RNA sequence: UCGCGUGCUCUGGGGUCGGUGAAAUUCCGAGCCGGCGGUGACUGAUCGAUGCCUCCUCGCUUCGCUCAGAAGUCCGCGACCCGUUCGCAGCCAGCGAUCGGUUGACCAGGUGGAACUCCUGGACCGACGGUCAAAGUCCGGAUGGGAAGCGCACGCAG
Numbered sequence: 001u002c003g004c005g006u007g008c009u010c011u012g013g014g015g016u017c018g019g020u021g022a023a024a025u026u027c028c029g030a031g032c033c034g035g036c037g038g039u040g041a042c043u044g045a046u047c048g049a050u051g052c053c054u055c056c057u058c059g060c061u062u063c064g065c066u067c068a069g070a071a072g073u074c075c076g077c078g079a080c081c082c083g084u085u086c087g088c089a090g091c092c093a094g095c096g097a098u099c100g101g102u103u104g105a106c107c108a109g110g111u112g113g114a115a116c117u118c119c120u121g122g123a124c125c126g127a128c129g130g131u132c133a134a135a136g137u138c139c140g141g142a143u144g145g146g147a148a149g150c151g152c153a154c155g156c157a158g
Base pairs, nucleotide, nucleotide: 003156004155005154006153007152008151010149016030017029018028019027032136033126034125035077036076037075038074042069043068044067045066047064048063049062051060052059072124073123081101082100083099085097086096087095088094106122107121108120109119110118128140129139130138
């Protein structure tokens, strides 16, 4: 340094103005927000090469290595919800473990060898329960749970 394993830690943003109404941060109009990993022709930085320049430096052109960032709608993951099996319990309820299911939404044009990722334009999406009135944004389960992954520690092997 790489690989494997174990443990620990971390891990979501957003309701503003106006309208209607007895009542709405829930409806209507305009605004607001975008988890984690992957991909990524874009962007930035360092270094090297190259050309422009009479020459050097600076600068700029082109190319390459490395690093960093880069998709709400592509690929995968998770919470919520539904169930299987097992354990605790006489049964149910419940709790724990396990395995499985479900799990939103994008087109058009441009450039190009190549774009669902770049540029331009216009769209669309967002668990469950609660609520004087229907919620991505308020309140609640939740000071919870949580996979992948970053980091740290330890162990094993080369």
Predicted 3D model of a 158-nucleotide RNA (FMN riboswitch aptamer (RFN element)) from Nocardioides sp. YIM 152315.
The prediction has a mean pLDDT of 76.